[in-house]
Context: one part of a larger RNA
RNA sequence: UGACGGGGGCCCGCACAAGCGGUGGAGCAUGUGGUUUAAUUCGAUGCAACGCGAAAAACCUUACCUGGCCUUGACAUGUAGGGAAUCUCCCCGAAAAGGGAGAGUGCCUUCGGGAGCCCUAACACAGGUGCUGCAUGGCUGUCGUCAGCUCGUGUCGUGAGAUGUUUGGUUAAGUCCAGCAACGAGCGCAACCCCUGUUCUUAGUUGCCAGCGGUUCGGCCGGGCACUCUAAGGAGACUGCCGGUGUUAAACCGGAGGAAGGUGGGGAUGACGUCAAGUCCUCAUGGCCUUUAUGGCCAGGGCUACACACGUGCUACAAUGGUCGGUACAGAGGGCAGCAACAACGCGAGUUGUAGCAAAUCUCAAAAAGCCGAUCUCAGUCCGGAUUGGAGUCUGCAACUCGACUCCAUGAAGUUGGAAUCGCUAGUAAUCGCGGAUCAGCAUGCCGCGGUGAAUACGUUCCCGGGCCUUGUACA
Numbered sequence: 001u002g003a004c005g006g007g008g009g010c011c012c013g014c015a016c017a018a019g020c021g022g023u024g025g026a027g028c029a030u031g032u033g034g035u036u037u038a039a040u041u042c043g044a045u046g047c048a049a050c051g052c053g054a055a056a057a058a059c060c061u062u063a064c065c066u067g068g069c070c071u072u073g074a075c076a077u078g079u080a081g082g083g084a085a086u087c088u089c090c091c092c093g094a095a096a097a098g099g100g101a102g103a104g105u106g107c108c109u110u111c112g113g114g115a116g117c118c119c120u121a122a123c124a125c126a127g128g129u130g131c132u133g134c135a136u137g138g139c140u141g142u143c144g145u146c147a148g149c150u151c152g153u154g155u156c157g158u159g160a161g162a163u164g165u166u167u168g169g170u171u172a173a174g175u176c177c178a179g180c181a182a183c184g185a186g187c188g189c190a191a192c193c194c195c196u197g198u199u200c201u202u203a204g205u206u207g208c209c210a211g212c213g214g215u216u217c218g219g220c221c222g223g224g225c226a227c228u229c230u231a232a233g234g235a236g237a238c239u240g241c242c243g244g245u246g247u248u249a250a251a252c253c254g255g256a257g258g259a260a261g262g263u264g265g266g267g268a269u270g271a272c273g274u275c276a277a278g279u280c281c282u283c284a285u286g287g288c289c290u291u292u293a294u295g296g297c298c299a300g301g302g303c304u305a306c307a308c309a310c311g312u313g314c315u316a317c318a319a320u321g322g323u324c325g326g327u328a329c330a331g332a333g334g335g336c337a338g339c340a341a342c343a344a345c346g347c348g349a350g351u352u353g354u355a356g357c358a359a360a361u362c363u364c365a366a367a368a369a370g371c372c373g374a375u376c377u378c379a380g381u382c383c384g385g386a387u388u389g390g391a392g393u394c395u396g397c398a399a400c401u402c403g404a405c406u407c408c409a410u411g412a413a414g415u416u417g418g419a420a421u422c423g424c425u426a427g428u429a430a431u432c433g434c435g436g437a438u439c440a441g442c443a444u445g446c447c448g449c450g451g452u453g454a455a456u457a458c459g460u461u462c463c464c465g466g467g468c469c470u471u472g473u474a475c476a
Stems, first nucleotide, its partner, number of pairs: 001476002003473003007470007015460002019424005026315008034306002042053002064301007073125001077124003080120004086103006107114002127290002130288003136284002138279003141275001143273001148187006154163003167178003193267004198235007207225003212222003238261001241255005317417001321376007333364003338357002342353004383414001388409007430452007
């Protein structure tokens, strides 16, 4: 100087408390451990691994296993020789591979040849998701959006170092003020950026419809651009104003005006560093290893196994509910190898035909909870839907291992969950549906969107984590 303390002081955080809803019990989904296996590819392992890499494992992916094959190789550059490239068909085979037949003769040209592509041979070499993340770059997690981390000059100290950065106030903040052997500065904080909340201007189609006319009653047509909206530019909030407290400070408390008030709400943004944290399987890369194999091609299998254990979720156990009928209101997105209105057929998944739309125009599209009625009356039930049998639909070369969905039948556990444990402070929790990426097909996961919409916070004694000052130390 740090680190640590079941030392002290001050302060903060859904840290506790106050509340609301869960997890832990059940069934299922998914990940992991373990076990099994020819293989169940690899990595991630307290917080910070475990719906994680994987924003899609039937084949492919795929790295694993079994079997069949190849050895200048699937891919790159160079040398030599030959040939147009390319296309079609047959045999064998699980395919890869192997064998054979036929069609075909292009582009540029100084007529020597050249460019591109294919075949053959040999060699330099290719190749490796092989090892080492404890050799590395890059990227990322974490403490933590915590308020800290440092430097120059000066001063003090023999020196390591100290001071500044401490102290008194204050703040979300090393934020600001006052003081002070310090005076300044840098990286962080804040602001500048984006979205959202109010308003103005500009603009008016594909959007809108107040008034006027028509109407098939649909903004449909004429018309209009007021309004909504769209999207570009401004305005607006700064403790600016008033009162009080405070050191005449910074600031705090209350008030006015205002759509908004003291960081308005949200996002992006992550200092010096810590964990030899994670990643050599994104990529790059040193070293090592491999080279008829640890490389390459193909078929099938596996990654989907199952006495068990754990994590994360979904659905429930019901009446604030289930079922049936009627009816209302979103936002944000996607769409041409695509989205598909409408009509017909089918109980349905869906099928057939086809209009429109590269989309403020057409379409996915029905929002759901809600509201109005009807019914069920507390039961393992008209709750719950696992499991299983049968029949189908769709995607795809192909749904056996191993897809999703539909219909009929079946109708398991489950009556609110021990110890323990998680999230959340407001348009939040809870609850309800909708969209997108990936994607042929497959979502209870992920990323977004809106609808309905709470309760509680006395307080900081305690648990956890963190910041500043101080103290002890046989630790570095």
A computed fold for a 476-nucleotide part of an RNA from a metagenome, annotated as small-subunit ribosomal RNA, 3' major domain.
RNAcentral holds the full RNA, with entries from SILVA.
The prediction has a mean pLDDT of 84.
Its Rfam family is "Bacterial small subunit ribosomal RNA".